[in-house]
A computed fold for a 361-nucleotide RNA from Pirellula sp., annotated as Bacterial RNase P class A. NCBI's taxonomy places the organism under Bacteria, Pseudomonadati, Pirellulales, Pirellulaceae, Pirellula. It matches the Rfam family "Bacterial RNase P class A". It is annotated as a ribozyme. The coordinates come from a structure-prediction model, not an experiment, and the mean pLDDT is 77.
RNA sequence: GGAGGGAGUGGAUGCGAUCGCUUCGGGUGACCGAAGAGGAAAGUCCGGGCUCCACAGAGCAGGAUGGUCGAUAACGUCGACCGGCCGUAAGGCUAGGGAAAGUGCAACAGAGAGCAGACCGCUGGGGCAACUCAGUAAGGGUGAAACGGUGGGGUAAGAGCCCACCAGAGCGAACGGUGACGUCCGCUGCUAGGCAAACCCCAUCCGGAGCAAGACCAAACAGGAAGCCGGCCGCAAGGCCAUGCGUCUGCUCGGCGCUAGCUGCUUCCGGGUAGGUCGCUUGACGUGCCGAGCAAUCGGCACGCUAGAUAAAUGAUUGCAGCGAAAGCAACAGAACCCGGCUUACGAACUCCCUCGCAGC
Numbered sequence: 001g002g003a004g005g006g007a008g009u010g011g012a013u014g015c016g017a018u019c020g021c022u023u024c025g026g027g028u029g030a031c032c033g034a035a036g037a038g039g040a041a042a043g044u045c046c047g048g049g050c051u052c053c054a055c056a057g058a059g060c061a062g063g064a065u066g067g068u069c070g071a072u073a074a075c076g077u078c079g080a081c082c083g084g085c086c087g088u089a090a091g092g093c094u095a096g097g098g099a100a101a102g103u104g105c106a107a108c109a110g111a112g113a114g115c116a117g118a119c120c121g122c123u124g125g126g127g128c129a130a131c132u133c134a135g136u137a138a139g140g141g142u143g144a145a146a147c148g149g150u151g152g153g154g155u156a157a158g159a160g161c162c163c164a165c166c167a168g169a170g171c172g173a174a175c176g177g178u179g180a181c182g183u184c185c186g187c188u189g190c191u192a193g194g195c196a197a198a199c200c201c202c203a204u205c206c207g208g209a210g211c212a213a214g215a216c217c218a219a220a221c222a223g224g225a226a227g228c229c230g231g232c233c234g235c236a237a238g239g240c241c242a243u244g245c246g247u248c249u250g251c252u253c254g255g256c257g258c259u260a261g262c263u264g265c266u267u268c269c270g271g272g273u274a275g276g277u278c279g280c281u282u283g284a285c286g287u288g289c290c291g292a293g294c295a296a297u298c299g300g301c302a303c304g305c306u307a308g309a310u311a312a313a314u315g316a317u318u319g320c321a322g323c324g325a326a327a328g329c330a331a332c333a334g335a336a337c338c339c340g341g342c343u344u345a346c347g348a349a350c351u352c353c354c355u356c357g358c359a360g361c
Stems, first nucleotide, its partner, number of pairs: 001358001002356008013321007021036006038332001042343002045341005050210004062206005067081005082096001083094004097201002102199002104195002119140002121136006148166006167191002169188004174183003214278004223269006230241004244258005285304008322329002
């Protein structure tokens, strides 16, 4: 230099000016000052806080997870390690419990696909022969997969049928490790295939709904309760009119009777809509230093306060510098209770560490 592996920075280019918007602080006021989107604010996929409802305990159903140890508020997340697979390597991927509980699945090819199987071949018998009966899984062929491998014995030919070695499995012991597991030894011819992100079995975990949670204040309309109430004449008693209700009657007019009821107004009550306030941002918080740990992470000290809106603010114009020939200044994308993760999207530029069957010095 080339080819790769791993981790990360960054985030409309920076610094101003003017005018606006949201929130907060100060001021009687005019006004002044401060702060104001993201690394993913996204998808809403997991987990937790918080809130309300439910709840003696246990079980069934359902869902999730699945090597070990640890971290954590918790997790399906993270760290370290173990096993397997891939890569020369750095390193990467891994739902990785159970297939000698049960059920099931396997296209095509093939004679045969699950305690199998005789198509070719091999061996023996029959037959002149074509062929046929039996044995045989060593050889050929098919297939992703055909029930260990090599050699020897054995046999009619063969076969773990027997033996030696190798590979695997099961059981047992020793040693190392907290453990997953590793190393090593012995026994058993045991060779028992794959799929459980197929049903299923086993172990562990899980109550439900969500800030439109939930709490408080509370118009209007409707409901309930209490109180008050017509006009004219008259000193007054009272009269007349009006009004309401009852009745004559199903309705109107009218008559009779009754008196304050209805309507209305005022006050109060309960529930609670519109609306408002709280929840709301000081928190498993951030930054720096020190300490424990391989690490995830945890502890201590100091300092800091960093949007909180509700149809929803974070914008416009402009100067200088930078980039560009110029226009112009670019990606993905925008808070909506908060936090820890995961996943997905993303323009330019850049940094650090590591590897090599590669090339040169």